This is a predicted structure of a 74-nucleotide RNA (transfer RNA) from Sphingobacterium thalpophilum. Rfam family: tRNA. By type it is a transfer RNA. The sequence is in RNAcentral, with records from ENA.
[in-house]
């Protein structure tokens, strides 16, 4: 110095080749069960989709450019 992949909730990720509520397990509140506690169940709470632009009537999703983080060349 080139070239590719990855960035989505507190963590782990999905998300169908653009389309009408942004999810799914975990977690964290409350509640039901128990003498109690685990565990198991009902509910709830949480995102400026890394950034900034560009292109659509409409972007997590295309397109440029930066930023971290990784793999390979050299």
């Nucleotide at each position: 110095g080139g070239a590719c992949c990855u960035a989505u909730a507190g963590c782990u990720c999905a998300g169908u080749u653009g389309g009408u509520u942004a999810g799914a397990g975990u977690a964290g509140g409350a509640c039901a069960c128990u003498c109690a506690u685990a565990a198991u169940g009902u509910u709830u709470u949480g995102g400026u989709c890394g950034a900034u632009g560009g292109u659509u009537c409409g972007a997590g999703c295309c397109c440029a450019u930066c930023u971290a983080g990784g793999u390979c060349c050299a």